[in-house]
Context: one part of a larger RNA
RNA sequence: CCAUGCUUAAGGAACUCGGCAAAACAGCGGUCGUAACUUCGGGAUAAGACCUGCCUAUCCUCUAAUUUAGAGAAUAGGCCGCAGCUAAAGAGCUCAGGCGACUGUUUACCAAAAACACAGCUCUCUGCAAAAUCGCAAGAUGAUGUAUAGGGGGUGAUGCCUGCCCAGUGCCAGAAGGUCACGUGGAUUUGUGCAAGCAAUGAAACUAAGCCCUGGUGAACGGCGGCCGUAACUAUAACGGUCCUAAGGUAGCGAAAUUCCUUGUCGGGUAAGUUCCGACCCGCACGAAUGGCAUAACGGUCUGAGCACUGUCUCAAGCAUGGACUCG
Numbered sequence: 001c002c003a004u005g006c007u008u009a010a011g012g013a014a015c016u017c018g019g020c021a022a023a024a025c026a027g028c029g030g031u032c033g034u035a036a037c038u039u040c041g042g043g044a045u046a047a048g049a050c051c052u053g054c055c056u057a058u059c060c061u062c063u064a065a066u067u068u069a070g071a072g073a074a075u076a077g078g079c080c081g082c083a084g085c086u087a088a089a090g091a092g093c094u095c096a097g098g099c100g101a102c103u104g105u106u107u108a109c110c111a112a113a114a115a116c117a118c119a120g121c122u123c124u125c126u127g128c129a130a131a132a133u134c135g136c137a138a139g140a141u142g143a144u145g146u147a148u149a150g151g152g153g154g155u156g157a158u159g160c161c162u163g164c165c166c167a168g169u170g171c172c173a174g175a176a177g178g179u180c181a182c183g184u185g186g187a188u189u190u191g192u193g194c195a196a197g198c199a200a201u202g203a204a205a206c207u208a209a210g211c212c213c214u215g216g217u218g219a220a221c222g223g224c225g226g227c228c229g230u231a232a233c234u235a236u237a238a239c240g241g242u243c244c245u246a247a248g249g250u251a252g253c254g255a256a257a258u259u260c261c262u263u264g265u266c267g268g269g270u271a272a273g274u275u276c277c278g279a280c281c282c283g284c285a286c287g288a289a290u291g292g293c294a295u296a297a298c299g300g301u302c303u304g305a306g307c308a309c310u311g312u313c314u315c316a317a318g319c320a321u322g323g324a325c326u327c328g
Stems, first nucleotide, its partner, number of pairs: 001323008010314002014312001019309001027052001029051004037042001039157001053079006060072004080084001085090001092307007099299002104116002120155007132141003158294004163224003168221002170217005177212003183206002189200004225243005252286001253283001264280005
């Protein structure tokens, strides 16, 4: 010096990306006491305070109707120690926010999460020899099920909700019309022949799905504007004009896991805060089941703050064990 342990004056996060690591807390023991919020179940062992050993005496409760015995509670007095859950083992706590409701699952060997799943919601297909899937087929699964069933897609508990656009693409419906293949049909024309004929050419007309066409459909794929002017200070524009569009973003939220400018501005917290919380709205480039917003409980989640605690640090020191090192 390295690894693993133990201790440390004063301070106590000043360390650091970050309290990482360590310390601290500690008895699902007793008595008391427990907030916001809440889906009324929880939150909750919330938090927090005190007691705890041993000896003596009294008294009471329960099991057994009484005694004995056992278990437990209370009262009074005493004894010892620095310390009585005396060792070991055995939760640190609180406040606020993001995300995901939750328990669960996952990258065997760098990722455990906000990713996946989930109950719930919704769309769509399927009438049974079902749809869907495997197989060349027989056959099988679906299912010894039958629309309260089964397959597929999306969303993701719960609460309040889920706006406008069917022009494009998709899907669904449509006894008309247009187009359209094989086929039916044979007009016409050509070759050859003296001719009969043989061979070729193939028009009109009829003819399927599809496409065109006409409608519908967004919890289908998706989309949801620009410029100019205007109010008795200024500023702003409820209002007006105009262009374009299928329609021009509704509710709610908003510098956000989304904000470039940006450390936006204001407020809070700090002596000091690019992070955090609350607002504002000028949303580069939120937005409603590619769900929007809120949300108790939950989380080896992420972010910010505080109490306690400490060798993380100021600033290092000592000790132990095993290495490293020297000799053999």
This is a predicted structure of a 328-nucleotide part of an RNA (large-subunit ribosomal RNA, domain IV) from Prevotella sp. It matches the Rfam family "Bacterial large subunit ribosomal RNA". Its family is annotated with ribosome and structural constituent of ribosome in the Gene Ontology. The organism belongs to Prevotella, within Bacteria. The coordinates come from a structure-prediction model, not an experiment, and the mean pLDDT is 87.